[in-house]
Overview
The RNA shown here (transfer RNA) has 71 nucleotides and comes from a Pseudomonadota bacterium. Its Rfam family is "tRNA". About the family: Transfer RNA (tRNA) molecules are approximately 80 nucleotides in length. By type it is a transfer RNA. Lineage of the source: Bacteria > Pseudomonadati > Pseudomonadota.
RNA sequence: AGCAUUAUAGUACAAUGGAAGUACAAUGGGCCCAUGACCCGUAGAUAAAGGUUCGAUUCCUUUUAAUGCUU
Numbered sequence: 001a002g003c004a005u006u007a008u009a010g011u012a013c014a015a016u017g018g019a020a021g022u023a024c025a026a027u028g029g030g031c032c033c034a035u036g037a038c039c040c041g042u043a044g045a046u047a048a049a050g051g052u053u054c055g056a057u058u059c060c061u062u063u064u065a066a067u068g069c070u071u
Base pairs, nucleotide, nucleotide: 001070002069003068004067005066006065007064010024011023012022013021018054026042027041028040029039030038047063048062049061050060051059
């Protein structure tokens, strides 16, 4: 210098263009001798900026960051 992949909740991951879920963690309550286990709830996220579309996590462009390959 070129190419490819990835970026979603505190962490690890899902999500055919119809609008974002799961597990653990956090937190409230219940049960309990018990701060643990178990049960019922709650909150929490799409890397940034544009474009296409009635509608974008998804498609396109640029940038940022990480990883890998080639030179």